Description: Predicted 3D model of a 559-nucleotide part of an RNA (large-subunit ribosomal RNA, domain I) from a Phycisphaerae bacterium. The coordinates come from a structure-prediction model, not an experiment, and the mean pLDDT is 84.
[in-house]
Context: one part of a larger RNA
RNA sequence: GGCGCACGGUGAAUGCCUAGGCGUUGGAAGGCGAUGAAGGGCGUAGGAGGCUGCGAUAAGCCGGGAGGAGCUGCCAACCAAGCGUUGAUCCCCGGAUACCCGAAUGGGGCAACCCGGGCCGGACGGGCAACCGAUCCGGCUCACCGUCGGCUGAAUGCAUAGGCCGACGGAGCGAACCCGGUGAACUGAAACAUCUAAGUAACCGGAGGAAAGGAAAGCAAUUGCGACUCCCCAAGUAGCGGCGAGCGAACGGGGACCAGCCCAAACCCGCCUUCGGGCGGGGGUUGAGGGCCCGGACAUACGGAGUACAAAAAAGCCGGCCUAGCCAAAGGACCUGGAAUGGUCCGCCAUAGCGGGUGAAAGCCCCGUAGGCGACAGGCGCAGGCCCUCCGUCCGGUGACCCAGAGUAGCACGGUGCUCGUGGAACUCCGUGUGAAUCAGGGAGGCCCAUCUCCCAAGGCUAAGUACUCUCCAACGACCGAUAGUGAACCAGUAGGGCGACUGAAAGGUGAAAAGAACCCCGUCGAGGGGAGUGAAAAGUACCUGAAACCGUGUGCCU
Repeated sequence: GGCGCACGGUGAAUGCCUAGGCGUUGGAAGGCGAUGAAGGGCGUAGGAGGCUGCGAUAAGCCGGGAGGAGCUGCCAACCAAGCGUUGAUCCCCGGAUACCCGAAUGGGGCAACCCGGGCCGGACGGGCAACCGAUCCGGCUCACCGUCGGCUGAAUGCAUAGGCCGACGGAGCGAACCCGGUGAACUGAAACAUCUAAGUAACCGGAGGAAAGGAAAGCAAUUGCGACUCCCCAAGUAGCGGCGAGCGAACGGGGACCAGCCCAAACCCGCCUUCGGGCGGGGGUUGAGGGCCCGGACAUACGGAGUACAAAAAAGCCGGCCUAGCCAAAGGACCUGGAAUGGUCCGCCAUAGCGGGUGAAAGCCCCGUAGGCGACAGGCGCAGGCCCUCCGUCCGGUGACCCAGAGUAGCACGGUGCUCGUGGAACUCCGUGUGAAUCAGGGAGGCCCAUCUCCCAAGGCUAAGUACUCUCCAACGACCGAUAGUGAACCAGUAGGGCGACUGAAAGGUGAAAAGAACCCCGUCGAGGGGAGUGAAAAGUACCUGAAACCGUGUGCCU
């Protein structure tokens, strides 16, 4: 020195555990904000760093409810001082207070700071007083934009622009879902340009609890259907396509859900009018139209609808739900053990034998669970009921009398969306130009024409079925178990890195209970250790278990 064995050190794997995550289902909620949000800064406790809470009334103040013996939040003990059955702490609801920054909004600004104007009040000073004030304090107020109303008012007569005042609204934040505007590239095509990726990502605007869409100028095909949305099929079909890569319907069928309405116009009435018309009311809303004109029938009986879908404005009551809570059955002995929930024996409850805790493994010890009960106050506004409110004639005839959405439809050119890449290219939407008809009218049925069929554009509204989850509640898991599961089980978006955009960790476990080792000894009044003691066990806070690498001590063999 090597190898083996034994015993240690170091080290942290492994096992067990779970305070935290992940996912799914159902329900709730789906917003907050100039009454100043989200998010912060700084403060705030008798002692003090952080977290939490709160705001100069500062771990809190007031009222109501619930609850019932302890309490003065947590890390986290200790000391001090207090509170509480005259009901505290804690929990729920309502209210008050709520510094400074932040949309931030009096002006400025390097956020949490600086500097003002006006009005009112107070202090102080002057003055006999009214009153005044270069000082200080307190309260209120002063941004911008839009809409509406009023006043005023140029060039320029009327006007208009502009100005001023008042009221109301907006502004910012928020995870996804939704609608719209703008709109890539990598990539694929085994290169690449049309094409693809993809109308995706990103950015911008807007809204809601959903959004969008929606009551046929639709489909279909000689039979018919009857708003929209979503799902399954049709179907990877028909098609599109450097006919490459690839993209990719509809009709129809089956389901979910179900709902239909209102204007403009003709005509009538009222008011106004610059005489063009305007406003309000009635009427009317369809594709077998409506008005006007004519004729007939019925009747205020009953019916219908509903709180913005359409026509109408709300409020309330009963019931229901949410925001604290409450009741809730039934077990003992002996044995082992540190400890009984284990074992043995004998019982009991069960609409409760889900689950968790308790010194090991508990239906009957504790919390719960099944099953029931509960709100002064605040919120929801729902199956439903009451109350309340609103609405309403119908049928036929007649006429080439009136009306039925115009810079529209169509067309040309340039684009665009559809399965459709310009193609024979309809249909949709946009830009530029041109530009109809008026019910004997117009559009569509994939160039175009005819026949036939379907349907009425150029105004508007519309629940449900559908999408999503920042958040709350409940339940569940052939989900993870600390290198896993969120980046984060632990004071983590922290420490740290970066000028910055941004990036971004590591780190859990004594024990049933601190019983956390009095006292003695060595040592520097250390660190650490040896006794003693605690404990079931030192498990001794560098603490459960404690593998290996690695480092030793002893010993055997070999060299």